[in-house]
RNA sequence: GACAAAGGCAAACCCGGCGAAAGCCGGCGACGCAAAGCUCCGAGGCUACAGCGCGGCGAACGUCGCGUCAUGCCAGUCGAGCCGCCGAA
Numbered sequence: 001g002a003c004a005a006a007g008g009c010a011a012a013c014c015c016g017g018c019g020a021a022a023g024c025c026g027g028c029g030a031c032g033c034a035a036a037g038c039u040c041c042g043a044g045g046c047u048a049c050a051g052c053g054c055g056g057c058g059a060a061c062g063u064c065g066c067g068u069c070a071u072g073c074c075a076g077u078c079g080a081g082c083c084g085c086c087g088a089a
Stems, first nucleotide, its partner, number of pairs: 001086001008033002014027005031076001037082003041079003044074003051068007
């Protein structure tokens, strides 16, 4: 970063599986991507099983709701680091 060449990746939907969820894996499929290759290092975002706090029901065991919380997740949110195809302006 080109109305170039050879290629590459694969959104959403749907199907199967894992997970509490966010989401991930596989299949189908292409919305798009010049790093939509890799890495949670920084920022930001998503989820809250469990924990904690509050409240309701309840004799109790429990159960329901609200709030909080990442050690979970997002690399196709941005930045950063590393590797990488081609070679016009």
The RNA shown here (c-di-GMP-I riboswitch aptamer) has 89 nucleotides and comes from a soil metagenome. The coordinates come from a structure-prediction model, not an experiment, and the mean pLDDT is 88. It matches the Rfam family "c-di-GMP-I riboswitch aptamer". Its family is annotated with cyclic-di-GMP binding in the Gene Ontology. The RNAcentral record of the sequence draws on MGnify. Of the family's consensus pairs, 100% are formed in the model.